[in-house]
RNA sequence: UGACAAAGGCAAACCGCGCGAAAGCGCGGGACGCAAAGCCACAGACCUACGACAGUGCACCACACUGCUCAUGGUGGCUGGGCUGCCAAA
Repeated sequence: UGACAAAGGCAAACCGCGCGAAAGCGCGGGACGCAAAGCCACAGACCUACGACAGUGCACCACACUGCUCAUGGUGGCUGGGCUGCCAAA
C1' cells in the first nucleotide's frame, strides 16, 4: 500500500426469543456491506430522556401536560484519536 489472489473472518435491513423507560443491546436465523465492520465512548457528531430541572394547570401537595434544557444511557457499521492484528505486494 490493498487485487477481480489464497486461507479464513465479521455481518446491515428484516424475522424470532430475551433485556431496557427509551435510544439501543444480547443470542439464533439472515447477508447489505466491510481490510481492521477487531478492541477502547478520550474529542467532536448523532440518538434517547427513566430521572433531574424549568414552565403551565391546580389554593398547596400529589398529579397531568409542555420543553428547540441536562447523560449519568447509547451509536466504534458517523469522523478523529489510542491499542492490537491475518494474508499479499513493495
The RNA shown here (c-di-GMP-I riboswitch aptamer) has 90 nucleotides and comes from bacterium HR07. Its mean pLDDT, the model's own confidence on a scale to 100, is 85. The sequence is in RNAcentral, with records from Rfam.